Overview: Large-subunit ribosomal RNA, domain VI from a Patescibacteria group bacterium, 301 nucleotides, folded computationally. NCBI's taxonomy places the organism under Bacteria, Bacteria candidate phyla. RNAcentral holds the full RNA, with entries from ENA. Model confidence (mean pLDDT): 81 of 100.
Context: one part of a larger RNA
RNA sequence: CGUGCGAGAAUUGAGAGGGCGGAUCUCUAGUACGAGUGGACCGAGAUCCAUGAGCCUCUGGUGUAUGGGCUGUACUGCCAAGUGCAUUGUCCAGUAGCUAUGCUUAGUUAAGAUAACCGCUGAAAGCAUCUAAGUGGGAAGCUGUCCUCAAGAUAAGUUCUCGAUAAUCGUAAGAUUUGAAGGCUCCUGGAAGACUACCAGGUAAUUUUCAAUAUAGUUAGCUUGCUAAUUAUAAAGAAUUAAUAGGCUAUAGGUGUAAGACUAGUAAUAGUUUCAGCCAAGUAGUACUAAUCAGCCGAAU
Numbered sequence: 001c002g003u004g005c006g007a008g009a010a011u012u013g014a015g016a017g018g019g020c021g022g023a024u025c026u027c028u029a030g031u032a033c034g035a036g037u038g039g040a041c042c043g044a045g046a047u048c049c050a051u052g053a054g055c056c057u058c059u060g061g062u063g064u065a066u067g068g069g070c071u072g073u074a075c076u077g078c079c080a081a082g083u084g085c086a087u088u089g090u091c092c093a094g095u096a097g098c099u100a101u102g103c104u105u106a107g108u109u110a111a112g113a114u115a116a117c118c119g120c121u122g123a124a125a126g127c128a129u130c131u132a133a134g135u136g137g138g139a140a141g142c143u144g145u146c147c148u149c150a151a152g153a154u155a156a157g158u159u160c161u162c163g164a165u166a167a168u169c170g171u172a173a174g175a176u177u178u179g180a181a182g183g184c185u186c187c188u189g190g191a192a193g194a195c196u197a198c199c200a201g202g203u204a205a206u207u208u209u210c211a212a213u214a215u216a217g218u219u220a221g222c223u224u225g226c227u228a229a230u231u232a233u234a235a236a237g238a239a240u241u242a243a244u245a246g247g248c249u250a251u252a253g254g255u256g257u258a259a260g261a262c263u264a265g266u267a268a269u270a271g272u273u274u275c276a277g278c279c280a281a282g283u284a285g286u287a288c289u290a291a292u293c294a295g296c297c298g299a300a301u
Base pairs, nucleotide, nucleotide: 001152005163006162007161008160009159010158011157015149016148017147018146021049022048023047024046025045026044027043033038051106052105053104054103055102059100060099061098062097066093067092068091069090070089071086072085073084074083075082076081111143112142117137118136119135120134166177167176168175169174182297183296184295185294186202187201188200189199190198205240206239207238208237209236213234214233215232216231217230218229219228220227221226222225244290245289246288247286248285249284250283251282253279254278255277260273261272262271263270264269
C1' cells in the first nucleotide's frame, strides 16, 4: 500500500514444512518344517539405543550482583572492626536464571491408489497364457491420517462484536469541519528482545462530608434585579477500589554462629549471648515512591 466504511477478537485451510527410526529378549514354541544338525511366518509383551520437543522437582555445571575462610600491602589517628588493590587477589560453598551428562514425553493407526511381484477369468492362437476386453492382492515408498506455520490464497475467504454512514461547499468527482469505536506516541515493566517487534500494565469508578466559591436551572417574595431556599456540574477533603517496577514487611532458600559485651586462660584462643548476623535475580502481602502532564492518528462507504 492492497484486501471497495472504520475497528477488536475468533476461525476455515489453498499451500508449505516436520515426523512416521532401530536393536535385543520373552511368550506363542523347541510348535509348523526337517532324516537330523537346526528352526520359523502370523500374533502378544518387555527392555534398551539413537533422534526430536519441552522442562529444572531430582543428579550435576555455571552463577565476576550472595555468605564465609586466608595472605600481602595501603588507608580509615591507634586497638578492635572495616574498605581499596593484588586475574573475581585466592580458596570453600551457593539463590534465581541459563543449562546436560539430568527429568518428562513422542514416533500411533485406519483408509485409498500403486511399484517389483503373485493371481482369477480369458481370447487373438480349438491348447497354453496375470492382459489384449474385464478383475483381485501387494511396500518403511505416494495420497491421507499425526504435529507446526498459513487469506499478499491479489479468486486477498468466513463468523461474532463495537462505532457509524453527520455538517458546509460543489451538478459531480471531490474538498473542508467535527473526531466515534479503536489505535499510537509517551510512561512502569517482562520468563519477550541486538534494534524493532511481541506480551503484561498505566490508580477506573463509586460512596460520603461540610463551609466558602464558580456556572446553569427551579420555586417563593418583592424594590424587576436583588434576596432566600433548593437541584445539577466543576473544584476540595476522606474512604473503598487498582500490585507494572522499586521500597518495606513476612517467608522459602544460601552462607554458617556477626559486631559488641561478659566469662575462662599469662597468651594464642575458646565458650555464652546466638541455628546468630548478613543476603542477588524467588514467593506472598502492603499504595510509601514512580506508571506524570499531555499530544497525535482514526469513518461517513